[in-house]
Molecule: transfer RNA
Organism: Patescibacteria group bacterium
RNA sequence: GCCAUCUUAGCUCAGUUGGUAGAGCAGGGCUUUUGUAAAGCUCAGGUCUGGGGUUCAAAUCCUCAAGAUGGCU
Numbered sequence: 001g002c003c004a005u006c007u008u009a010g011c012u013c014a015g016u017u018g019g020u021a022g023a024g025c026a027g028g029g030c031u032u033u034u035g036u037a038a039a040g041c042u043c044a045g046g047u048c049u050g051g052g053g054u055u056c057a058a059a060u061c062c063u064c065a066a067g068a069u070g071g072c073u
Stems, first nucleotide, its partner, number of pairs: 001072007010025004019056001027043005049065005
């Protein structure tokens, strides 16, 4: 320098027929226990890496950047 994949909650990841964004773990509260742990219930937490475009509507499509990983030279 070129190519491919990826970037969504504190962490690991779903969501890829475009239609008001989810799970597990972690965190707060409650129940249970003599107490702790475990278990159960519940709550909170994200303008989806950034800009622009298409569309009635974009995490999702197009484009330009930035970053991460891998491959080639």